Predicted 3D model of a 522-nucleotide part of an RNA (small-subunit ribosomal RNA, 5' domain) from an uncultured bacterium. The RNAcentral record of the full RNA draws on ENA, Greengenes and SILVA. Its mean pLDDT, the model's own confidence on a scale to 100, is 82.

Context: one part of a larger RNA
RNA sequence: AACGCUAGCGACAGGCCUAACACAUGCAAGUCGAGGGGCAGCGCGAAUCAAGCUUGCUUGAUUUGGCGGCGACCGGCGCACGGGUGCGUAACAGGUGUGCAAUCUGUCCAUAAUCGGGGAAUAGCCCAGCGAAAGUUGGAUUAAUGCUCCAUGUGAGCAGAGGAGGCAUCUCCUUUGUUUGAAACGCAAGGAUUAUGGGUGAGCACGCUUCUGAUUAGGUAGUUGGUGAGGUAACGGCUCACCAAGCCGACGAUCAGUAGGGGUUCUGAGAGGAAGGUCCCCCACAUUGGAACUGAGACACGGUCCAAACUCCUACGGGAGGCAGCAGUGAGGAAUAUUGGUCAAUGGACGGAAGUCUGAACCAGCCAAGUCGCGUGAAGGAUGAAGGUUCUAUGGAUUGUAAACUUCUUUUAUACGAGGGUAAAACGGCGGACGUGUCCGCUCUUGCAAGUAUCGUAUGAAUAAGCAUCGGCUAACUCCGUGCCAGCAGCCGCGGUAAUACGGAGGAUGCGAGCGUUAUCC
Numbered sequence: 001a002a003c004g005c006u007a008g009c010g011a012c013a014g015g016c017c018u019a020a021c022a023c024a025u026g027c028a029a030g031u032c033g034a035g036g037g038g039c040a041g042c043g044c045g046a047a048u049c050a051a052g053c054u055u056g057c058u059u060g061a062u063u064u065g066g067c068g069g070c071g072a073c074c075g076g077c078g079c080a081c082g083g084g085u086g087c088g089u090a091a092c093a094g095g096u097g098u099g100c101a102a103u104c105u106g107u108c109c110a111u112a113a114u115c116g117g118g119g120a121a122u123a124g125c126c127c128a129g130c131g132a133a134a135g136u137u138g139g140a141u142u143a144a145u146g147c148u149c150c151a152u153g154u155g156a157g158c159a160g161a162g163g164a165g166g167c168a169u170c171u172c173c174u175u176u177g178u179u180u181g182a183a184a185c186g187c188a189a190g191g192a193u194u195a196u197g198g199g200u201g202a203g204c205a206c207g208c209u210u211c212u213g214a215u216u217a218g219g220u221a222g223u224u225g226g227u228g229a230g231g232u233a234a235c236g237g238c239u240c241a242c243c244a245a246g247c248c249g250a251c252g253a254u255c256a257g258u259a260g261g262g263g264u265u266c267u268g269a270g271a272g273g274a275a276g277g278u279c280c281c282c283c284a285c286a287u288u289g290g291a292a293c294u295g296a297g298a299c300a301c302g303g304u305c306c307a308a309a310c311u312c313c314u315a316c317g318g319g320a321g322g323c324a325g326c327a328g329u330g331a332g333g334a335a336u337a338u339u340g341g342u343c344a345a346u347g348g349a350c351g352g353a354a355g356u357c358u359g360a361a362c363c364a365g366c367c368a369a370g371u372c373g374c375g376u377g378a379a380g381g382a383u384g385a386a387g388g389u390u391c392u393a394u395g396g397a398u399u400g401u402a403a404a405c406u407u408c409u410u411u412u413a414u415a416c417g418a419g420g421g422u423a424a425a426a427c428g429g430c431g432g433a434c435g436u437g438u439c440c441g442c443u444c445u446u447g448c449a450a451g452u453a454u455c456g457u458a459u460g461a462a463u464a465a466g467c468a469u470c471g472g473c474u475a476a477c478u479c480c481g482u483g484c485c486a487g488c489a490g491c492c493g494c495g496g497u498a499a500u501a502c503g504g505a506g507g508a509u510g511c512g513a514g515c516g517u518u519a520u521c522c
Base pairs, nucleotide, nucleotide: 001518002517003516004515005514008374009373010372011371012370014367015366016332021330022329023328025327026326027325030077031076032075035074036073038070039069042068043067044066045064046063047062048061049060050059051058052057053056084285085284086283094209095208096207097206098205099204100203103202104201108198109197110196111195112194113193114192115191116150117149118148119147126139127138128137129136130135155180156179157178158177159176160175161174162173163172164171165170211257212256213255218248219247220246223245224244225243226242227241228240229239230238260282261281262280263279264275265274266273267272287308288307289306290305291304310321311320312319313318338364340363341362342361346360347358348357349356350355377408378407379406380405387399388398389397390396391395413459414458415457416456417455418454422449425446426445428443429442430441431440432439433438434437466511467510468509469508470507471492472491473490477506478505479504480503481502487494488493
C1' cells in the first nucleotide's frame, strides 16, 4: 500500500506505483498608451438641432480623438522561468574533482565615450474581391524606440613593427594602415549604442566512480590517425576532399536484458543490504518521427513547417486538434482526491508607478492512507445483588468494584459571548538623512482562509470501543455441538464420539480508534 471488520476529535505530512492510454468543458502567459498610428466600445467635454419649461437648466438626437482611457493593429520585453512526467538513456546522462591560452552570456553593477544628418516601406483604417469555414487576395494611404543609408571611431576585428610575460599551440601592452555603431520621444524622469571589467547563467574537455548476463568473443570504414578546407560562441571526423591502416577487446570490447542519476529514505550494533514516492539539484521528454526559424538563451509542453496514427467540423473543394499544467471524464487496475477560494502573504512577467496577469504559491474540500496528541470519565461502593457460565452441585467458583447507588469533574460535545497573529510586510502621500537612490520617521489603505485558531460562561456523564487471538513456537482455558465430516493451518500439525487446534458460548490475553490478513524490503 490494498482488502476485511470497526470508527469520536485535532495537528503535521501524504495521496494513479497500472495505460508516456484516449480526452468533453473551464482555467493555467501576459503586459506596456511614459514607443506608435489611431478610435471599435465606455465615460467626460465642446458644437448644432429638437422638446419641456423654472429663460438657463434638464432630457433626447447628431457631429467631434479635444480629454480619461482603450478592443483590434505595428513595436518592446516576457513566453527558454515557473508547473508536469520518467518514455528514452548503461551514457561524460549523473556524482565528485580539475581544466578552457578552445568559449558565449539578455536583464543587473562599475568604468569610458557617443546619441549628427537623411530615406524607402508596412500593419491598422478605407475601397474592391474569393471562400461553407479556417482564412485569404488586390488597390490606395499612414506612423514609430519597426527597417535602412551616410558621417563620427573612445574602442573592437585584420595585416605590419617594437616590448613584456607564459602553459606547447600562445597571451598582454605601445604604434602604423584598413573595416565596423546609435533612437528617438520628452519639460523631466528616463532610454539607446559601442567597448572593457564584474556578477549570474550556460557550453565543452578530462581523471575516478556508476546494474546483470560469456548458454553474448570478437567488434569497427568516418571506423583510428594525419594534411587542407568548411562549419560552430568554441575545441574536435562535427562535416567534406586526399593520404596512411589503424582503433577497441578476458583489466570483458561488442551484443542482449533491465534502469532516469544524486542529495537522501528504510533496515542494521556496525560493515553492509534494499529503495530512489514527497522535498532539493542535475538530465531527458511533451501524440509518434524529423527539421529548422526567431532569439542573449529553444531546435521551444499550452510556437512554426513536414510526414504518420488517431479524433472532430465540412457546402466534399478543404480545414481544426494535442491535459506527462490545475481540476475533471472514460478506460486499465487491488488501488489513489474538488470541474473549490484568493492574489491577503511569498515569488515571477510587464510597467516610471498605480496596477494587470499568475491552477506558481497560499488556503480550503475529500481519504484512519501514515506519525503524534487528546478523549470515551474520576473517587467511594460487598448483600461480593440479579442474570450468564461452570463445578466434586441443599453449597461453592467466576464474570466482579464490574453494575446499582453516593459524591465529584467537564477535556470533549452543544449553545452564547470575546477574539490575537499571519501586516515586524508592501504600494501611495508627507517629512528628514546622506553616499542622489537607498535608508529612516509619520500617515492612508490592503486579510482569501474566517469570526477560523484561542479564551471565557452555561448545561449535563452527558456525544464517543473495537479488532484479533487463546495446542507449541506465543501472552491467554473451560463447556456444548460435530465425528478424518464440516472445517482449521505461517511451520509442526488438528479433526475417525470425552477436540484447551473445527463451529458456538462463557472467560481470558494482546493491541487499541484502530485491529487483523495479503504483498514487499531489511